[in-house]
A computed fold for a 1485-nucleotide RNA from an uncultured Candidatus Saccharibacteria bacterium, annotated as small-subunit ribosomal RNA. It matches the Rfam family "Bacterial small subunit ribosomal RNA". Gene Ontology terms of the family: structural constituent of ribosome and ribosome. Its mean pLDDT, the model's own confidence on a scale to 100, is 82. RNAcentral holds the sequence, with entries from SILVA.
């Protein structure tokens, strides 16, 4: 740092997604060790247990113990006087235990983030407006008396919890009295100071203290006044989103008094004033602890707020007070409610957002652990006691960090495993395998610091040392299409399934899935989920708005925001120096410390910031002086469809009255409706009556814009020049506001000629709610009065400055010139046009910028949903106006290219039409299909480019198992390996059989006697075989476009690019064929020629009956616009002429660029890959049947329909060609009516045959008819081929003698030796369905005027939303699913607040008990919870509606895109199934 993703391809604009860091993490899969961190993030949900705040006997009393001493009683042994044991009193000891009384602490520690948008927290100040237990320092005192009252005892209630009563008693408990002060109050004096008030080592008066204990060491109590800490209180700046929240506020803002407070204060309360807050966002909604800090980021930002630290709130849920320095108290006290729990039902008792732990919710988050050893904390003079803070250990790969899971040496490149072109590669020095090591681990020994200070170590027998054993326990995970490092086989077959994005998968998936191999990363590595970056993708740095999203229609103007020259002042902005401040901890550098490191200490930076001071004054800013260049005013000129309002004109048109008139208008693509003999149109004549004003007229005026046109007059707006005489910055834009604002619509009131929504009728049409045509009401017109939008567009905001010109035009002004008018030059304001520089994606824009800056202002942020829906405001309505979310898509878009279309233009061409000949479409037959039939009618060709096509010969074969049946299986035919095989192979005979097959049995030969070789059969195993699939895997090879003139390249120059150019133009030509020009100059493949034939002629050889012709082969010669003449650019080139056998490419043929159609063709061959291979085969053989069916349809021919003919009988004239050893062509000559036999001469062919050509001619006949045309069909008889003509062969003859009398719409083919007509001959082949193919020659025409049409084609232009390329794209209705939003009779919660009632404990007052106070009972005010009531505001859920959006193959139609076939859009009205259609105004996209 950048990628992919929108196209055929580009360039842009724009959104999507990715690579990178991160996290209190989860999930998946693995998982060795140790350190240092972290760990309920959801239910501030409920919570069993345990424990988290107790201490002081040196403040007090009193029970308890134990010791020791005295006494008593009593029992037991007894010598009566001792001993023992019990018990009971008392004393005294003990730094012995316990409740209570009393002080201190419990407000600190610890947790958590629910509410709080606020002085709550940062930050930087203030308090002359405060308070403080302990702790410290200082001074100074600690005197005297007195009332209680717990515990205790005694009665009583109560299940408990608890409680009442009556008596005793102490204190460092309570009370009271003295003193005392630099305290406190009140006066008073003096200073000071304007006040307000302040200070005094001024005075006076009044008033409020104490407590003692001791072991004698000392700790304590009160009063002063200080300190340090801390608490409180106020103010300046900072602090999230929403205007679809615009007005909010009554203790509200202020003042007086007074209450109250530790203290200012509406903090509270009477009263008195109407204030206070707000577009610099009040007031309301939403959300949300805040800072220090963390991620990220080049930085500016952005996001966040877990540990840690600092502040706030808060403790079941609301309220409230008490105590005390200190709370309105997490482990306190009253109450109220919710929920648990205990109960004798009468009542009570609780509060883990404290350390553990448990349930429940959740993706999800640890032990019901040790220790008070250190640190800190409260009590205590102290021992010490207490402490879930703390230290510490478990748990969890959750983070970061650090070790390992071995090192060296090892090539037979080992074995397996993947690939392989079969050699080979590779995994791979990897592994075995040999030496070493011993981090880690096991296992013995030892063993800390951490303890300042006598004791005291949970941690822990841990760190750590040291022996000692062993490579031994220790590697996954994710990825390999491109993005992105990293590929190759199998299997899968749009399935199964990946996926962040593009996109992969429909039989050869580097994308699915498993291997093999690679890549990265590593105790983890991947996934989901958030943040930040990439995004300059909200753009301060750092974007834009003619066409991509983006100037409001337009102008005025408040607020605001910027402002000409110039003097002097101030010093707010600005600059800069010092001061303080920004806690610690994080961060950065540098050092140390655990082995390093992660961590940990220690110093220095830094922490932009905010406050104070002190200087500088150039800009800005205030305040002053002055100026004339913006800006406005005066004078004197001028042009204009510039408004409003009267009046006045002609032309047209309709209508009405009257003449003429007499059949027909009228309308269209063609009708038709209409109108019209009751006289229409048409014409003249007079009247009426409403709109609009030709022609001047234009690129032209005017106006802000909509917009404005006959002519006149009144009234009034603005502009411009020209003079440079005033004023002296008056100015510019401008949110909100205001005003104006085409059409078309609304109301009310006239008007209505013309046109004409909407209706009605008539055509077109499948339909035609259109588009074309008659008719026609809203309206279009006036006046008032709404509406507020339009593609209201230059798609271009408004001001000013500044930066080449040329051309035209409108208004002045001025100069030249001139008798004057033009005309010419300068200049100021306007309208057009073409261009420099510049600029733009790119078209294009250029002094009228879309250049180059500067001031405001409006306005965009993928696309659809949508300018919609809720809710405001506006209107009579229509509606405007202001304006989202859900969901869904990877895109929508802009300019340009290239192509391809077009019912867009131009230009040219071709049997393309036209002009002409003949045919096909109808009959019968032949033959192909299609269909259908059928055991099977193999199979493939399917518009042109499929159909007499493969097939240039289906009776068996061919032929394809296409059908039926039979049989073989290593095989019908090929190779190769092992084994066996003398009964060889071969041949013949016989049985069964349709054959194929199968059985049986013989005959003969060789030889080295069965050993090798060869060869035969068998039997095994590789394997053969397949016309079996895939022309959509593929070669090769054809078709067509098209024998059409095109179709590329290379440097080179244009462009950001894709492309362009060249190949475009202009003449020619069959022809991108030449020529000229020319940012092109040059090749390439095609065009042409070159090759082959025909035509004419030389030469040489050869065949042959012959030679000069003929004929075959070879060389050649000729023809090139050479030559002349006309045009044409002195061109290419056409026209015409000569001479020539042939004249402009002499006829013909081969000969097919680059490329289309995924054309044909796996069945001609060849091939990849799939199937099929057994005993019932998709292989291979045979028989027989099918490919020959037949109600139809269609394509190709034949062969008729007749007289240009048919028939009879005679007559004449080719050319191409085939023809024997696996037997042909076969000739004369006999026979047959005749196929055809017989016969066999010649002849491997210039000699021999096939082989008489036919039409044609000459003469006869037939006379217009179903015939003497025309042959079908059918009987009979026969010929030949052939194993075999039945299915299913040609052929003769005799006999029948069908349809057919020239063909409908349509439609083919040909431009000269051509059509047409005439036979001839070859392939194939036994024979033939051959009338077909291919090829010979014979006789021989007509016609073109021309490119307007059709049908193909080429070049160039244009439009395009098409690019799979018009067989394209693509809209809306409907129908069927499926989402999310709205709206909805309404239900149903939640919130805040308003009104009313009710008011617990508290606080306060008030009365009474009472003479004083506590207390008790009463009332009163205020109050949480609760009721009630109308609202608001949120969410949920609701039949039904309406639109949305999505969904491989529904329905109807074609609306847009080409002139989309009625050009399209925009606003607005009405209408119609729907896309729409029509009307008025607009706009060119």
């Nucleotide at each position: 740092a950048g990628a992919g993703u929108u196209c055929g391809a580009u360039c842009c604009u724009g959104g999507c997604u990715c690579a990178g860091g991160g996290u209190g993490a989860a999930c998946g899969c693995u998982g060795g060790c140790a350190g240092c961190g972290u760990g309920g993030a959801u239910a501030a949900g409920g919570c069993a247990u345990g424990c988290a705040a107790g201490u002081c006997g040196u403040a007090c009393g009193a029970g308890c113990u134990g010791c020791a001493c005295u006494g008593a009683u009593u029992g037991u042994g007894c010598u009566u006087g001792c001993a023992c044991a019990a018990u009971u009193a008392g004393u005294g000891c003990g730094u012995g235990c316990u409740a209570g009384u009393g002080g201190c602490a419990a407000a600190c520690g610890g947790g958590u983030u629910a509410g709080u948008a606020a002085c709550g927290c940062g930050u930087a100040g203030g308090g002359a407006a405060u308070c403080u237990a302990a702790c410290u320092u200082u001074u100074c005192c600690u005197c005297g008396a007195g009332c209680a009252u717990a515990a205790c005892u005694c009665u009583c209630c109560g299940a408990a919890a608890g409680g009442a009563g009556a008596g005793c008693u102490a204190a460092u408990u309570c009370u009271c009295g003295a003193u005392a002060g630099u305290c406190u109050g009140c006066a008073c004096a003096a200073a000071c100071g304007u006040a307000a008030g302040u200070u005094u080592c001024g005075u006076g008066c009044a008033g409020u203290a104490a407590a003692g204990g001791u072991u004698c060491g000392c700790c304590g109590g009160g009063a002063g006044a200080g300190g340090a800490a801390g608490a409180u209180c106020c103010u300046g700046c900072g602090u999230c989103c929403u205007a679809u929240c615009a007005g909010c506020u009554u203790g509200u803002u202020g003042g007086u008094a007074a209450g109250g407070u530790a203290a200012c204060g509406g903090c509270u309360u009477a009263c008195c004033a109407a204030g206070g807050c707000u577009a610099c966002g009040a007031c309301g909604g939403g959300u949300a602890g805040g800072g220090g800090g963390u991620g990220u980021g080049a930085g500016a930002g952005c996001a966040u707020g877990g540990c840690c630290c600092c502040c706030a709130a808060c403790a079941c849920u609301g309220g409230a007070a008490c105590u005390g320095c200190g709370a309105u108290a997490c482990u306190g006290u009253c109450c109220a409610g919710a929920c648990a729990c205990c109960u004798a039902c009468g009542g009570g008792u609780g509060g883990c957002u404290g350390c553990a732990g448990u349930c429940g919710a959740g993706a999800a988050u640890a032990u019901u652990c040790g220790g008070c050893a250190a640190u800190g904390g409260g009590c205590g003079a102290a021992a010490g006691c207490c402490u879930g803070a703390c230290c510490g250990a478990g748990c969890g790969a959750c983070g970061c960090u650090g070790c390992g899971u071995g090192a060296a040496g090892g090539a037979a490149g080992a074995a397996g495993g993947c690939c392989u072109u079969a050699g080979g590669g590779u995994u791979g020095u990897a592994a075995a395998c040999u030496u070493c090591u011993g981090u880690c681990g096991u296992g013995u020994g030892g063993g800390a610091a951490g303890a300042a200070c006598u004791u005291u170590g949970a941690c822990g027998g841990u760190a750590c040392c040291a022996c000692a054993c062993a490579a031994g326990a220790a590697a996954g995970g994710g990825g390999c299409a491109c993005c992105u490092a990293a590929c190759u086989c199998u299997g899968u077959g749009c399935c199964a399934g990946c996926a962040g994005g593009u996109g992969c998968g429909g039989u050869a998936a580097u994308a699915c899935a498993g291997a093999g191999g690679c890549c990265c990363c590593g105790a983890g590595c991947g996934u989901u989920a958030c943040c930040c970056g990439g995004a300059a993708u909200c753009a301060c740095u750092g974007g834009g708005c003619g066409u991509a999203a983006a100037g409001c229609g337009u102008c005025u103007g408040c607020a605001g925001g910027c402002g000409g020259u110039u003097u002097g002042g101030c010093g707010c902005g600005u600059c800069u120096g010092c001061u303080g401040u920004c806690a610690a901890a994080a961060c950065u550098u540098a050092a140390g410390g655990c082995u390093c490191a992660a961590c940990c200490u220690u110093a220095a930076g830094a922490c932009g910031g905010c406050a104070g001071u002190g200087g500088a004054u150039a800009c800005g800013g205030c305040c002053u002086u002055a100026c004339u260049g913006g800006a406005g005013g005066c004078a004197g000129g001028g042009a204009g469809a510039g408004g409003u309002a009267a009046g006045c004109g002609g032309a047209a048109c309709u209508c009405c009255u009257g003449g003429u008139g007499g059949a027909g208008c009228a309308g269209u693509g063609a009708a038709a409706u209409g109108c019209g003999u009751u006289g229409a149109u048409a014409u003249c004549a007079g009247g009426g009556g409403g709109a609009a004003c030709a022609c001047c007229a234009a690129u032209u005026g005017c106006g802000a814009a909509g917009g404005c046109a006959g002519c006149u007059u009144a009234c009034u707006g603005g502009c411009c020049c020209u003079g440079u005489c005033c004023u002296g910055a008056c100015g510019c834009u401008c949110a909100g506001a205001g005003a104006c604002g085409a059409c078309a619509g609304c109301g009310u009131a006239g008007g209505u000629a013309g046109c004409g929504a909407a209706g009605c009728g008539g055509a077109u049409u499948a339909g035609a709610u259109a588009c074309c045509c008659g008719c026609g009401u809203a309206g279009u017109c006036u006046a008032c009065g709404c509406c507020g939008u339009a593609a209201a567009c230059u798609a271009u905001g408004c001001c000013g400055a500044c930066u080449a010109g040329g051309c035209a035009u409108u208004g002045g002004a001025g100069g030249u010139a001139u008798c004057g008018a033009c005309c010419c030059c300068u200049u100021c304001a306007g309208u057009g046009u073409c261009g420099a520089a510049g600029c733009u994606a790119a078209c294009g824009c250029g002094u009228u910028a879309a250049g180059u800056c500067g001031g405001c202002c409006g306005c965009c942020u993928g696309g659809g949903u949508a300018g919609u829906a809720c809710g405001g405001c506006c209107g009579c309505a229509a509606g405007g106006c202001u304006a989202a979310a859900a969901c869904u898509c990877a895109a929508a878009g802009g300019a340009a290219u290239a192509g391809a279309c077009g019912g867009g233009g131009g230009c040219c061409c071709g049997c393309a039409c036209a002009a002409g000949c003949g045919g096909u479409g109808g009959a019968g037959c032949g033959u192909g299909u299609g269909g259908u039939u059928u055991a099977a009618u193999u199979c493939g060709a399917u518009g042109c480019u499929a159909a007499g096509c493969g097939a240039g010969g289906a009776a068996c074969c061919u032929u394809a198992u296409c059908c039926a049946g039979g049989g073989c299986u290593u095989g019908a035919a090929a190779c190769c390996u092992a084994g066996c095989u003398g009964c060889a192979a071969g041949c013949c005979u016989c049985c069964c059989g349709a054959a194929a097959g199968g059985g049986a049995g013989g005959c003969c030969g060789c030889u080295u006697a069965c050993g090798a070789a060869g060869g035969u059969g068998c039997u095994a195993g590789g394997c053969a075989g397949g016309u079996g699939c895939u022309g959509c895997a593929u070669g090769g090879u054809u078709g067509c476009c098209g024998u059409c003139a095109g179709c590329u390249c290379g440097u080179g120059u244009u462009g950001u690019g894709a492309a362009a150019u060249g190949u475009u133009c202009c003449c020619u030509u069959c022809a991108g064929u030449g020529g000229g020009u020319u940012a092109a100059c040059g090749a390439g493949c095609g065009c042409a020629a070159c090759c082959c034939u025909c035509g004419u002629u030389g030469c040489a050889u050869g065949u042959u009956a012959c030679u000069u012709u003929u004929c075959a082969u070879g060389c050649g010669a000729g023809a090139c616009u050479g030559c002349c003449g006309u045009g044409g650019u002195c061109a290419a080139c056409a026209c015409g002429g000569a001479g020539g056998a042939a004249g402009g490419u002499g006829g013909g043929g081969a000969u097919g660029a680059c490329g289309u159609c995924a054309a044909a063709u796996c069945a001609g061959c060849a091939u990849g890959g799939c199937c099929c291979u057994u005993u019932g085969a998709c292989g291979c053989c045979c028989u027989g049947g099918g490919c020959g069916a037949c109600a139809c349809a269609c394509g190709c021919g034949c062969u008729a329909c007749a007289a240009u003919g048919g028939c009879u009988a005679g007559g004449a004239c080719a050319g191409c060609g085939a023809g024997u050893a696996u037997a042909g062509c076969a000739a004369a000559c006999c026979c047959g009516u005749g196929a055809g036999g017989g016969g066999g001469a010649g002849c491997g062919a210039a000699u021999c045959u096939c082989u008489c050509a036919a039409a044609c001619c000459u003469a006869g006949u037939c006379u217009c008819a179903g015939u003497c045309c025309g042959g079908a069909u059918u009987g009979g008889a026969g010929u030949c081929u052939g194993c075999a003509a039945c299915u299913c062969g040609a052929c003769u003859c005799c006999a029948u003698g069908a349809a057919g009398c020239u063909g409908g719409a349509a439609u083919c083919g040909c431009u000269a030796g051509u059509a047409a007509c005439c036979g001839c001959g070859g392939a194939u082949c036994a024979g033939c369905c051959a009338c077909g193919c291919c090829g010979c020659g014979g006789u021989g025409a007509a016609u073109a005027c021309g490119u307007u049409c059709u049908c193909g084609g080429g070049c160039u232009u244009u439009g395009u939303a098409c690019u799979c390329a018009c067989c394209g794209c693509c809209c809306g209705u409907c129908a069927a699913c499926u989402c999310a939003g709205g709206a909805g009779a309404g239900c149903u919660g939640g919130u805040a607040g308003c009104a009313c009632c009710c008011g617990a404990a508290g606080c306060u007052c008030c009365c009474a008990u009472a003479u004083u106070g506590u207390u008790u009972g009463g009332g009163a005010a205020c109050c949480a919870c609760g009721g009630u009531g109308a609202g608001a505001u949120u969410a949920g859920u609701g039949a039904u509606c309406a639109g949305g959006a999505g969904u491989a193959a529904g329905u109807c139609g074609u609306a847009a895109c080409a002139a989309g076939g009625c050009a399209u859009c925009g606003c607005u009205a009405g209408g119609g199934g729907a896309a729409c259609c029509u009307g008025g105004c607009g706009a060119u996209g």